[in-house]
Predicted 3D model of a 115-nucleotide RNA (SAM riboswitch aptamer (S box leader)) from an Anaerolineaceae bacterium. Of the family's consensus pairs, 88% are formed in the model. The prediction has a mean pLDDT of 80. It was read from a public genome assembly, where an Rfam model found it. Its Rfam family is "SAM riboswitch aptamer (S box leader)". Rfam links the family to the GO term regulation of gene expression.
RNA sequence: AACUCAUCCAGAGAGGUGGAGGGACCGGCCCAUUGAAACCUCGGCAACCAGUGUGAACGAACACAGGUGCCAAUUCCGGCAGUCCCCGGAAGCGGGGGGAUCUGGAAGAUGAGGU
Numbered sequence: 001a002a003c004u005c006a007u008c009c010a011g012a013g014a015g016g017u018g019g020a021g022g023g024a025c026c027g028g029c030c031c032a033u034u035g036a037a038a039c040c041u042c043g044g045c046a047a048c049c050a051g052u053g054u055g056a057a058c059g060a061a062c063a064c065a066g067g068u069g070c071c072a073a074u075u076c077c078g079g080c081a082g083u084c085c086c087c088g089g090a091a092g093c094g095g096g097g098g099g100a101u102c103u104g105g106a107a108g109a110u111g112a113g114g115u
Base pairs, nucleotide, nucleotide: 001115003113004112005111006110007109008108013042014041015040016039017038021031022030023029025079026078027077028076043071044070045069048067049066051064052063053062054061075107080104081103082102084097085096086095087094088093
């Protein structure tokens, strides 16, 4: 880096340095000089993987928290399609528009795996 699988409506921030951006991309909407990104320290959340323990035993479950991850807003919302309306067409279909605590997908993120 690409691929495969799983998960993504829960949860969890203070201080220091820094000094204008940030929320992946596009549109929207937000956050930010009452201090953005980034870095450091400490703290916290969670339980994907490993390990250990409880469990007679495999398994399940639970506990601990070693390796990651995470700590504004559902992955902040949408993006493509389905569903609905209008127009054109004999039809397959084409064009335009609309709504949401909907369904599926795409994209992204994280973990694990083998390559």